[in-house]
RNA sequence: GCGGAGAGGCGGAUGGCCGCCCGGGGCGGGGCAACCCGUCCGGGAGGAAAGUCCGGACUCCCAAAAGCAGCGGUGCCGGGUAACGCCCGGGCGGGGCAACCCGACGGACAGCGCCACAGAAAACAGACUGCCCUGCAUGCAGGGUCAAGGUGAAACGGUGGGGUAAGAGCCCACCGCCGGGCUGGCAACAGUCCGGGCAUGGCAAGCCCCACCGGGAGCAAUGCCAAAUAGGGACCGCGCGCCGGCCUUGUCUUCGGGCAACCGGCGGGGAUGCUUUUGCCCCAGCAGGUCCGGGUUGGCAGCUAGAGGGGUGUUGGCAACACCACCCCAAGAGGAAUGGUCAUCUCGGGGCGGGCAACCGCCCUAGACAGAAUCCGGCUUACAGCCCCUCCGCGCAU
Numbered sequence: 001g002c003g004g005a006g007a008g009g010c011g012g013a014u015g016g017c018c019g020c021c022c023g024g025g026g027c028g029g030g031g032c033a034a035c036c037c038g039u040c041c042g043g044g045a046g047g048a049a050a051g052u053c054c055g056g057a058c059u060c061c062c063a064a065a066a067g068c069a070g071c072g073g074u075g076c077c078g079g080g081u082a083a084c085g086c087c088c089g090g091g092c093g094g095g096g097c098a099a100c101c102c103g104a105c106g107g108a109c110a111g112c113g114c115c116a117c118a119g120a121a122a123a124c125a126g127a128c129u130g131c132c133c134u135g136c137a138u139g140c141a142g143g144g145u146c147a148a149g150g151u152g153a154a155a156c157g158g159u160g161g162g163g164u165a166a167g168a169g170c171c172c173a174c175c176g177c178c179g180g181g182c183u184g185g186c187a188a189c190a191g192u193c194c195g196g197g198c199a200u201g202g203c204a205a206g207c208c209c210c211a212c213c214g215g216g217a218g219c220a221a222u223g224c225c226a227a228a229u230a231g232g233g234a235c236c237g238c239g240c241g242c243c244g245g246c247c248u249u250g251u252c253u254u255c256g257g258g259c260a261a262c263c264g265g266c267g268g269g270g271a272u273g274c275u276u277u278u279g280c281c282c283c284a285g286c287a288g289g290u291c292c293g294g295g296u297u298g299g300c301a302g303c304u305a306g307a308g309g310g311g312u313g314u315u316g317g318c319a320a321c322a323c324c325a326c327c328c329c330a331a332g333a334g335g336a337a338u339g340g341u342c343a344u345c346u347c348g349g350g351g352c353g354g355g356c357a358a359c360c361g362c363c364c365u366a367g368a369c370a371g372a373a374u375c376c377g378g379c380u381u382a383c384a385g386c387c388c389c390u391c392c393g394c395g396c397a398u
Base pairs, nucleotide, nucleotide: 001394002393003392004391005390006389008387009386010385012345013344014343015342016341017340018339020044021043022042023041025040026039027038028037029036030035046369050380051379053378054377055376056375057374058218059217060216061215062279063278064277065276066275067274068273071214072213073212074211075210076090077089078088079087080086091105092103093102094101095100106209107208111207112206113203114202115201128149129148130145131144132143133142134141135140136139157175158174159173160172161171162170177196178195179194180193181192182191183190184189222301223300224299225298232292233291234290235289236288241266242265243264244263245262248261249260250259251258252257267283268282269281270280308329309328310327311326312325313324315322316321347367348365349364350363351362352361353360354359
C1' cells in the first nucleotide's frame, strides 16, 4: 500500500422567529374548591422505535399445593441471567491459506415409514459389461468372482502388499469400526494400550423414543365514575331436606320440652382437560352454567423511577457477568404532541473553471433505514455516509 475478518461510536451543529405536549416546578391573577388564564424555568422518538419471533414484570380468571394426561418448546458440555429458543467460554463436525464464520449438535440395535429416476441390485440382497475355469465348438452351456468399469446422492469398508485359475479381510500393515483398560479434564471429549467378528447404508429439518421446561388470556389486561337499555328470552341446575347443638334470642307449653332464628356437618357451584388435598366465598324466587338478543362507542385511572440506562473505579472471573462506591440521565400522547421557516457552519455527493499532480476558486444539495403507545431483557430484518480500535493474508521499503 492492497485485500479480508472481528468489535465499537455518530448518523449533523449553531442562532433567530412562529407553533405544539408534559412537569406532585416558580411567580401573578380569578375561584369555596376542583380547576382556569398569563408568564418564567426544565424536559420531549430509535439503533433499530420495525417484525410480533422468544423470555419476563404487571393485571384478571377465588387463594395455594401435588399428581396424571394432552399439546407445545428446547436438545453437545460448563457457566451467566429475573428468565429465555438469549449471551460467554469450551468440545466435536464443516467452510476458509488464515484471521474468523456456520451447525435443527441426544437416539437409527424400541417400532413404523421413505430413498424418485437410472441401475443387475437401494436392505437382506444381487450379478449388467467384464475376468477366470471346464465342456462343446467360434459362439453356446455350466461353474467361480465383484478386485476393474458402468448407473446413481448413496452399491454391504479404504490404501498398499501378499496370495489366487481369476478374485475377495482369504492373509498382513496402516486407517476405519466394535469391545475393554489406563491417563488428562467438573464435563462434553482427547490421548494411549490391548483384543476382535475383520463387518449391518442413509434420512429423526419424517412419525417416533429419551431428557428437561411450560396453566390460560392479555393494557382493546384490569379498576372506578357517569349514563342508557329489555332487572330481556330459552334451557340446564344439587339437599328445596336430614343429623347434631340449644351457648344466645323469640314463641308455645301439660314446665318434661316442642318449634323457629342461629351455629356446625352432609350436597351443589366458584381458572385449568382430569383427579386429590387445604382454606375462603356463594347457594331453590337459587348460586352457577350454555345459547340467542338488547343497551353503553362518555370520563378518569392503569401511564411511566423499573431485574432502569450510561460513565468511572476497587475486587473476583479467560469471558459473559457479579458485588460495592461515586457521578450523570429520565417522552407519556389520547385519532394521537416533539413541528415549520430563515440564516450560517461542517462531513459527504454533484457541476464548472485553473493546474502535470497535490490542490485552489465558484455554484447546487442535509442527503440511509425510518416514528414511541404498558414497560423491560434478547433475537431477526432494513440501513447512504463518516470516525476509531484490534487481528489475518499478500506485496514493497527500511
Predicted 3D model of a 398-nucleotide RNA (Bacterial RNase P class A) from Tateyamaria rhodophyticola. The model forms 95% of the base pairs in the Rfam consensus. The prediction has a mean pLDDT of 76. It matches the Rfam family "Bacterial RNase P class A". It is annotated as a ribozyme. The RNAcentral record of the sequence draws on ENA. It is recorded under the gene name rnpB.